[in-house]
Molecule: Bacterial small signal recognition particle RNA
Organism: Gammaproteobacteria bacterium
RNA sequence: GUCGGUUCCCCCGCGACGGCCAGCUGUAAACCCCGUCAGGCCCGGAAGGGAGCAGCGGUAGCAGCCUCGGUUGGGUGCCGGGGUCGGGCUGACGCG
Numbered sequence: 001g002u003c004g005g006u007u008c009c010c011c012c013g014c015g016a017c018g019g020c021c022a023g024c025u026g027u028a029a030a031c032c033c034c035g036u037c038a039g040g041c042c043c044g045g046a047a048g049g050g051a052g053c054a055g056c057g058g059u060a061g062c063a064g065c066c067u068c069g070g071u072u073g074g075g076u077g078c079c080g081g082g083g084u085c086g087g088g089c090u091g092a093c094g095c096g
């Protein structure tokens, strides 16, 4: 000098994992959030009207799942690719 190997580092991809969102399931106002409100209550001469407990149906919230999806993170990976003019170590050959 030429051609390689290996390791560290960096970049990209993929994967795994964690967070969040979405989704699904359950629960759900003890500090009384919404709707519908039997009975009873209130107003009314009546017709009719009003507030509204229980019940019923939901919601915020909470818990779980997370199979699929979105997003994000790094002391992530016996993964793939690149960095030859990124650092270290090293092999073969050639020249002085």
Base pairs, nucleotide, nucleotide: 001093002092003091004090005089006088007087008086009083010082011081012080013079014077015076017073018072019071020070021069023065024064025063026062027061033058034057035056036055041050042049043048